RNAcentral holds the sequence, with entries from MGnify. c-di-GMP-I riboswitch aptamer from a soil metagenome, 81 nucleotides, folded computationally. Of the family's consensus pairs, 95% are formed in the model. Model confidence (mean pLDDT): 87 of 100.
[in-house]
RNA sequence: GACAAGGGCAAACCUGCCGCAAGGCAGCGACGCAAAGCCAACGGGUCUGGGCCGCAAUCCCCAGACAGCCGGGCUGCCGAA
Numbered sequence: 001g002a003c004a005a006g007g008g009c010a011a012a013c014c015u016g017c018c019g020c021a022a023g024g025c026a027g028c029g030a031c032g033c034a035a036a037g038c039c040a041a042c043g044g045g046u047c048u049g050g051g052c053c054g055c056a057a058u059c060c061c062c063a064g065a066c067a068g069c070c071g072g073g074c075u076g077c078c079g080a081a
Stems, first nucleotide, its partner, number of pairs: 001078001008033002014027005031068001037074003042071003045066007
């Protein structure tokens, strides 16, 4: 980061399995992505479960999830302006 080249990944829905849940895995399928590759033991944010208090909610505490929420770190193909 280009009306380039070779390609890559795969949202939602649906199906099966795991999980209390958020969500994860696989299949289908493509909304999109120049890192939509990796890191949650870098900082924030969102979400789930439990606790505390209470009419309830928030705050606070504990355990978890999301990297396709943002910033950051590491790595990577090609090579025009």